The RNA shown here (transfer RNA) has 72 nucleotides and comes from Weissella cibaria. Rfam family: tRNA. It is annotated as a transfer RNA. RNAcentral records the identical sequence in 3 taxa. It is recorded under the gene name trnR. The coordinates come from a structure-prediction model, not an experiment, and the mean pLDDT is 83.
RNA sequence: GGAUCUGUAGUGUAAUGGAUAUCACGUCGGAUUCCGGUUCCGGAGAUGAGGGUUCGAUUCCCCCCAGAUUCA
Numbered sequence: 001g002g003a004u005c006u007g008u009a010g011u012g013u014a015a016u017g018g019a020u021a022u023c024a025c026g027u028c029g030g031a032u033u034c035c036g037g038u039u040c041c042g043g044a045g046a047u048g049a050g051g052g053u054u055c056g057a058u059u060c061c062c063c064c065c066a067g068a069u070u071c072a
Base pairs, nucleotide, nucleotide: 001071002070003069004068005067006066007065010025011024012023018055027043028042029041030040031039048064050062051061052060
């Protein structure tokens, strides 16, 4: 340098064009307890960046960034 693949909360994941982006762990608040743990209730938190297609994009297209594999 060429090719292929991947990128979604702190972590791991679901969503293959449809509206409010799923779930679990974690985290925060509350209830319970003498305190802590367990349990229960509630909250905050994410689509790698930019552009395009579309009434509508996590999804399709282009380009860039980061990572992995492979060829030279």